[in-house]
RNA sequence: UUAUAAAGAAAGGACGAGGGAUUAGACCCGAUGAAGCCUUAGCAACCCUUCGAUUUAUCGAAGAAGGUGCUGCAUUCUACCACGCCAAACGUGGAAAGAUAA
Numbered sequence: 001u002u003a004u005a006a007a008g009a010a011a012g013g014a015c016g017a018g019g020g021a022u023u024a025g026a027c028c029c030g031a032u033g034a035a036g037c038c039u040u041a042g043c044a045a046c047c048c049u050u051c052g053a054u055u056u057a058u059c060g061a062a063g064a065a066g067g068u069g070c071u072g073c074a075u076u077c078u079a080c081c082a083c084g085c086c087a088a089a090c091g092u093g094g095a096a097a098g099a100u101a102a
Base pairs, nucleotide, nucleotide: 001102002101003100004099010040011039012038013037018029019028020027023079024078025077026076041071042070043069046067047066048063049062050061051060052059053058075097080094081093082092083091084090
């Protein structure tokens, strides 16, 4: 810089108090064992492989050996802007920030 995100996929071991990115608020998870670590299993299909099409750079289909990633909750929700509403609440869309891949 570009693309993606309400889909999908967990058991065991040792450990022992926090965790859901950060700040604030809300809501949750956690001694029936959190996060991180190890083992195994799985999900997905970004890179990748094969085939087809074509405007030659993309699109579609199939696959999963390898490189990543992921396997509570929508990226847990909100925060900024616009619109709807007299306004608030609320809703919708977008942005920002963060995450992942190339």
A computed fold for a 102-nucleotide RNA from uncultured Flavobacterium sp., annotated as SAM riboswitch aptamer (S box leader).
The prediction has a mean pLDDT of 82.
Its Rfam family is "SAM riboswitch aptamer (S box leader)". Rfam's curators write: The SAM riboswitch is found upstream of a number of genes which code for proteins involved in methionine or cysteine biosynthesis in Gram-positive bacteria.